[in-house]
A computed fold for a 117-nucleotide RNA from a bovine gut metagenome, annotated as THF (Tetrahydrofolate) riboswitch aptamer. RNAcentral holds the sequence, with entries from MGnify.
RNA sequence: CAGAGUAGGAUCAGGUGCGUUAAGUGCUGCAGGAUGGGAGUUGCCUGCAGACGAAAGCGGCCGGAUACCGGUUUGAUGACCGGCCGGGCUGCUGCGGUACCUCAUCCGCAUCCGCUG
Numbered sequence: 001c002a003g004a005g006u007a008g009g010a011u012c013a014g015g016u017g018c019g020u021u022a023a024g025u026g027c028u029g030c031a032g033g034a035u036g037g038g039a040g041u042u043g044c045c046u047g048c049a050g051a052c053g054a055a056a057g058c059g060g061c062c063g064g065a066u067a068c069c070g071g072u073u074u075g076a077u078g079a080c081c082g083g084c085c086g087g088g089c090u091g092c093u094g095c096g097g098u099a100c101c102u103c104a105u106c107c108g109c110a111u112c113c114g115c116u117g
Base pairs, nucleotide, nucleotide: 001117002116003115008107009106010105011104013102014101015100016099017098018096019095020094027050028049029048030047031046032045033044037113038112039111056093057092058091059090060089061088062087063085064084068083069082070081071080072079073078
């Protein structure tokens, strides 16, 4: 003089989930923890607190009611079906600064010591 090396980050693709009943993500503060050859910085994880606060339509099955509307049926009462009501399950397609795993590419050890040449 040159180079390698951590945690981790970004993007693309695939897979499995979660949420859409407000989770999760993102932001702020405090405490704790893990991580490289060492120190250290940034970053990461967990907990607590705070502020802010976004993301649904369609269909199927089951259920409820007979007040109202329509239809079918009846001589009529009435009955049935649909509309109706609300809960559960479920399918499809979306949505969420969504979680995890895999693949690829790129970025990443400010600085010092150490390491390699």